[in-house]
């Protein structure tokens, strides 16, 4: 220095023909037990990396910036 990829819930991760955003695990309330744990059932958690632009409408599509990974030199 050039090229691809990636950023979504506390941590891994879904989620593409653009149409009001999910799952496991954790967490928290309650069943259950002598009590823990283990299981069960409910509930909370998101300005979708920023910031533009296209559009009636963008986690999606375009630009720019920013971390981050791997290749090339």
């Nucleotide at each position: 220095g050039c090229c691809a990829c990636c950023u979504u819930a506390g941590c891994u991760c879904a989620g593409u023909u653009g149409g009001u955003a999910g799952a496991g695990c954790a967490g928290a309330u309650a069943a259950u037990u002598c009590g823990u744990a283990a299981u069960u059932a409910u509930c909370a958690g998101g300005u979708c990396g920023u910031g533009g632009g296209u559009u009636c409408g963008u986690c999606u599509c375009c630009c720019a910036c920013a971390g981050g990974u791997g290749g090339c030199u």
Record summary:
RNAcentral holds the sequence, with entries from ENA. The RNA shown here (transfer RNA) has 73 nucleotides and comes from an Anaerolineales bacterium. It matches the Rfam family "tRNA". The family's RNA type in Rfam is transfer RNA. The organism belongs to Anaerolineales, within Bacteria.